[in-house]
RNA sequence: AGUAAAGAAAGGCAAAACUAUGGAAACGUAGUGACGCAAAGCUAGAGGGGCUACGACGUAAUUGUUAUGCCAGCCAGUUACCGUU
Numbered sequence: 001a002g003u004a005a006a007g008a009a010a011g012g013c014a015a016a017a018c019u020a021u022g023g024a025a026a027c028g029u030a031g032u033g034a035c036g037c038a039a040a041g042c043u044a045g046a047g048g049g050g051c052u053a054c055g056a057c058g059u060a061a062u063u064g065u066u067a068u069g070c071c072a073g074c075c076a077g078u079u080a081c082c083g084u085u
Stems, first nucleotide, its partner, number of pairs: 005085002012037002017032006035073001041078003047075002049071003055066003
């Protein structure tokens, strides 16, 4: 210096719900709040998976199809802090 595993301290993140706000929606942002997290950091035009369907397509109508919109706290990829063995 690198790899792997386990535990402690400091520090970090923040689910649901509620409020405000943006959005057609999914969902985002901010506040309150902690269910949890050792990558719950980053990556969603060039891995898989999931959600939504304004518009478009289709229909007699409803259902339906469709991402160019989203999700990294689903897997994955990638980078990384403080200690002990």